[in-house]
RNA sequence: CUUAUCAAGAGUGACGGAGGGACGGGCCCUGUGAAGUCCGGCAACCUGCAUAUGCAAGGUGCCAAUUCCCGCAGCGAGAGCUGAAAGAUGAG
Repeated sequence: CUUAUCAAGAGUGACGGAGGGACGGGCCCUGUGAAGUCCGGCAACCUGCAUAUGCAAGGUGCCAAUUCCCGCAGCGAGAGCUGAAAGAUGAG
C1' cells in the first nucleotide's frame, strides 16, 4: 500500500502493585485492586483434514462498556439514522 472484518463471544485464578480505555474532547473502569507476566478462556483470519459445509486448533488475534461515545460529511424539527475518516486485527 491492497483487501476482509470490527452489534456476537471469552476468569469469583496466581504473581504484581497504579494506572487504564490508540489520539483530542467527553464519559467511564480501577486498592471491592489498573498496566504487565503466567495460567485459563473465546473466536476461527491464515493453516491442516474431510469436503461446499463441517471437524481440529499449529501461526496470529482477542477476553468492561458497539472500535465505550463523539470528532468529517449528508439527511432530519428533534431523538436519531447513514456513510466516510481514523484506529485495530488477519491475509497478501
SAM riboswitch aptamer (S box leader) from a bovine gut metagenome, 92 nucleotides, folded computationally. It matches the Rfam family "SAM riboswitch aptamer (S box leader)". About the family: The SAM riboswitch is found upstream of a number of genes which code for proteins involved in methionine or cysteine biosynthesis in Gram-positive bacteria. The model forms 97% of the base pairs in the Rfam consensus.